[in-house]
RNA sequence: GCUUUCAACAUCCCCGUCUCAGCGGCAGGAUCGGCGCACGCCGAACUAGCCGGUUGAGACUGAAGGC
Repeated sequence: GCUUUCAACAUCCCCGUCUCAGCGGCAGGAUCGGCGCACGCCGAACUAGCCGGUUGAGACUGAAGGC
């Protein structure tokens, strides 16, 4: 240097860090269609945010191996 496995360190245990994407949840925006006397109700796709002891990928930190 390349590569493999792992997370010791931790406010029980689990959880190394960051980024991206998917998935799940929350609630917002405005648009379209349908029902309806009206208040309203239902459905569809779009969009930005928050949460995740959810999945995958990339880069990095550390430990232990292999070449």
Annotation
NadA riboswitch from Granulicella arctica, 67 nucleotides, folded computationally. The sequence is in RNAcentral, with records from Rfam. Of the family's consensus pairs, 100% are formed in the model. The coordinates come from a structure-prediction model, not an experiment, and the mean pLDDT is 76.